[in-house]
RNA sequence: GCCUCGGUAGCUCAGUCGGCAGAGUGCUUAUUCAGUAAGUAAGUGGUCGGUGGUUCGAUUCCACCCUGGGGCU
Numbered sequence: 001g002c003c004u005c006g007g008u009a010g011c012u013c014a015g016u017c018g019g020c021a022g023a024g025u026g027c028u029u030a031u032u033c034a035g036u037a038a039g040u041a042a043g044u045g046g047u048c049g050g051u052g053g054u055u056c057g058a059u060u061c062c063a064c065c066c067u068g069g070g071g072c073u
Base pairs, nucleotide, nucleotide: 001072002071003070004069005068006067007066010025011024012023013022019056026044027043028042029041030040031039049065050064051063052062053061
């Protein structure tokens, strides 16, 4: 330099043939217990890596850039 797969909640990851962004876990409070953990209930979570383009509308499509893994020369 080229090819390829990723970047979405604090963490691990789904998702969307373009139309309200989700799960688990975590955190907070309450409850339960003699007490702790576990359990139960409620609450808390996001510029969907960045910039531009297409579109009535982009996390999704296109271009470029940043960044991580793998491969080739």
A computed fold for a 73-nucleotide RNA from Candidatus Methanoperedens nitratireducens, annotated as transfer RNA. RNAcentral holds the sequence, with entries from ENA. Rfam family: tRNA. Rfam classes the family as a transfer RNA. From the family's description: Transfer RNA (tRNA) molecules are approximately 80 nucleotides in length. Gene Ontology term of the family: triplet codon-amino acid adaptor activity. The prediction has a mean pLDDT of 81.